Context: one part of a larger RNA
Molecule: small-subunit ribosomal RNA, central domain
Organism: metagenome
């Protein structure tokens, strides 16, 4: 390179937006760039191929033909692609009306629990474990009651639920912001799909500055266990966990399954709309689930939310180790991230 692949064997980018690029709905018109056909020119000779001939044959040589798959010019064809013009409504968007949700940001408020403090009652233990001990406690603990303060998280509802591009999102309420679905078919009239580079978002941990610090808890200390115990268990406990602003940019960032579009037997549950002869039978659209036919698959399984049948675009893979390492570049305050080999070896 050709070809083949990417749920689990190597392989889908963490997610979105989006310039370039690639691809792109229906009808008519023009053009003739791509495309197709004819003609002319050119495509040196040699070589290659075919036929014949000459050296005794062959290699070799000669003659003739074919070929030189190309390029240029010109004359035509116009289905498809491109370009031009006009139009269309199914794709896409807008409008109007309804509706949905733990979607986001910023305020305010609430109760339970936990811890601490003060006061009261009350007296000898409490706590913890497999069993103990460290620890707390007559300077009155634990327990019970009242009051106060602090920070963090929101039991039940709660679900096979819902929302969000993903990460993720859950007490109540207010303001602001965004989104989806449905119905109408009023408006625009292909405005679309995908997307290298780029930009934005991106759990937890970690970093910087300043707050905050109830709980839990790396590190650390002590007590146990044990042959040892730098652990598992227990008593404590600092960063951190929380907030604001700024970095980091990674995860089994998983559905281990890229996005979009079309098509393909049925059954059943559920969420949100709509219609309707309305609490019965049941239609339709958009989601979330379970089972299953064809088909697919190495199998497990997938099966209208495909891993089926097709199309477009992007990303990625090519034996194991060395290695996501070295070097270089680049980003970062750092930790490190991104890009990413080879020798050697099996």
């Nucleotide at each position: 390179u050709u070809g083949g692949g990417u749920u689990u064997a190597a392989a889908g980018g963490g997610u979105g937006c989006g310039c370039a690029g690639g691809c792109g709905g229906a009808a008519u018109u023009a053009u003739a760039a791509g495309u197709c056909a004819g003609u002319g020119g050119u495509g040196a000779a040699a070589u290659c191929c075919u036929g014949c001939a000459g050296c005794u044959u062959a290699a070799c040589u000669g003659c003739a033909g074919a070929a030189c798959u190309g390029c240029c010019a010109u004359u035509g064809a116009u289905a498809c692609u491109g370009u031009u013009a006009u139009u269309c409504u199914u794709g896409a968007g807008u409008a109007u009306a309804u509706u949905u949700g733990a979607a986001g940001u910023g305020g305010g408020c609430g109760g339970a629990a936990u811890g601490u403090g003060u006061c009261a009652u009350g007296u000898a233990g409490c706590g913890g474990u497999g069993a103990a001990a460290u620890g707390c406690u007559u300077a009155g603990a634990u327990a019970u009651g009242a009051c106060a303060c602090a920070g963090a998280a929101c039991a039940c509802c709660g679900a096979u639920u819902g929302c969000g591009a993903a990460g993720g999102c859950a007490g109540c309420u207010c303001a602001c912001u965004a989104a989806g679905c449905u119905a109408u078919a009023a408006c625009u009239g292909a405005c679309g799909c995908u997307c290298a580079u780029g930009c934005a978002c991106g759990a937890a941990a970690g970093c910087g500055u300043g707050g905050g610090g109830a709980u839990c808890a790396a590190a650390c200390a002590g007590g146990a266990u044990u042959a040892g115990a730098u652990a598992c268990c227990c008593u404590g406990g600092u960063a951190g966990u929380c907030c604001a602003c700024g970095c980091c940019g990674u995860a089994a960032a998983c559905g281990a399954u890229g996005a979009u579009u079309a098509c393909u037997c049925g059954a059943u549950g559920u969420u949100g709309g709509u219609g309707a002869u309305a609490c019965a039978c049941a239609a339709u659209c958009a989601g979330c689930g379970u089972c299953u036919a064809a088909g697919c698959g190495a199998a497990a399984g997938c099966a209208a939310u495909a891993a089926g049948u097709a199309a477009u675009c992007c990303a990625c893979c090519u034996g194991g180790g060395g290695a996501g390492u070295a070097c270089g570049a680049u980003c970062g305050c750092a930790a490190g991230g991104u890009u990413g080999a080879a020798a050697c070896u099996c």